[in-house]
Context: one part of a larger RNA
């Protein structure tokens, strides 16, 4: 002199840091007695905060059938200190945002404001349910039956939950257009059989001739066949009528106007299926931006209130409040500290250095 833990510090007390992280700390021990606010779902809030007592002796009361102990009440006594120790434990108001809570959750950087949750809502099931698992048998579902069971959504309560069905998706319809495989079924090739002609070669007959046999071509009938070609016959589904947004989902522009100026309550046109209601609002959303007025502090890009001209909030991907609640987050305050001005003392390990 570096590190680790731990103790102690004059004066100042958060100047410190992103940030009171970490130390401190009053003060309590579901002791006692007084008291105890805004709010509030009347349960809470609450041990809210915040004062006082807390030991020993004596007496009387009171409780008991009595003693003792417990409870009040009065006098006395000692210390600096009466839960007299030691251990463990554990701050407190004020006001905001998000989730209503209790609870889950990234085993091993994330515990939340995410998931869950009652509660609300859609949708789909009539029982061999629907739905899952399985090739299937078959099992779950359920030894249940719509006040049941499965799926999406949304999240306690309160107030409430607009407009729009053009597309997308579902569900109901059924004139009508379209439209597949298979079925007949025309044509057209292929292949076989048979009839007929015609040529050719060849045999037998007395030459022509006539017959008979083989082969080749047409030509027609018939069976089979084509990944060939046309028509007939037509399902669902699409088109197509309807309804359905707690279904996916959308919810405008432009210009004029009021006896100051300003602003528009009005009017004017253009697309739209229909133009964002109520409510909240520089927000966990606001770029411009440290918006604009207050407030708090000497001094405040944070933060509380209010104000809209919402780049780009809005009503179950819910909206706007809410009292408990929260190892969540902001902002402010007491008390209270080596966090810091600034540092310094000790004490125990280690590192290191000598044996």
């Nucleotide at each position: 002199u570096u590190c680790g833990c731990c103790g102690c510090u004059a004066a100042g007390g958060a100047a410190c840091u992103c940030g009171g992280c970490a130390a401190a700390a009053a003060a309590g021990c579901u002791g006692g007695g007084c008291g105890u606010a805004a709010c509030u779902u009347c349960g809470g809030g609450a041990u809210a905060u915040g004062c006082c007592c807390u030991c020993c002796c004596c007496c009387a009361a009171u409780c008991c059938a009595a003693c003792a102990a417990g409870u009040u009440g009065g006098g006395g006594g000692c210390g600096c200190a009466g839960c007299g120790a030691a251990a463990g434990u554990c701050u407190c108001c004020c006001u905001g945002g998000c989730g209503a809570c209790u609870g889950u959750u990234u085993a091993c950087c994330a515990a939340a404001a995410a998931c869950a949750c009652a509660g609300c809502u859609c949708c789909c099931u009539g029982c061999u349910a629907a739905c899952u698992c399985g090739u299937a048998a078959g099992a779950g579902g359920a030894u249940g039956u719509a006040u049941a069971g499965g799926g999406g959504g949304u999240g306690a309560c309160g107030c409430c939950u607009g407009a729009c069905c053009g597309a997308u998706g579902c569900g109901a319809g059924a004139a009508g257009g379209u439209u597949a495989a298979a079925u007949c079924u025309g044509c057209c090739g292929g292949u076989c059989a048979g009839u007929a002609u015609u040529u050719u070669a060849u045999u037998g007959u007395u030459u022509u001739g006539c017959a008979g046999u083989a082969a080749a071509a047409u030509a027609c009938u018939g069976g089979c066949u084509g990944a060939g070609u046309g028509g007939a016959c037509u399902a669902a589904g699409c088109c197509c009528u309807c309804g359905u947004c707690a279904a996916u989902g959308u919810c405008a522009g432009c210009c004029g106007u009021a006896a100051c100026u300003a602003u528009a309550a009005c009017g004017g046109u253009u697309c739209u299926a229909a133009g964002g209601u109520a409510g909240c609002g520089c927000a966990a959303u606001u770029c411009c931006u440290u918006u604009c007025c207050g407030g708090g502090u000497a001094a405040g890009u944070u933060c509380c209130g209010g104000a809209g001209c919402g780049c780009a909030c809005g009503a179950a991907a819910g909206g706007c409040g809410u009292a408990a609640c929260g190892a969540c987050u902001g902002g402010g305050g007491a008390a209270c500290u080596g966090u810091c001005u600034c540092g310094g003392c000790g004490g125990c390990g280690a590192g290191c250095u000598c044996g």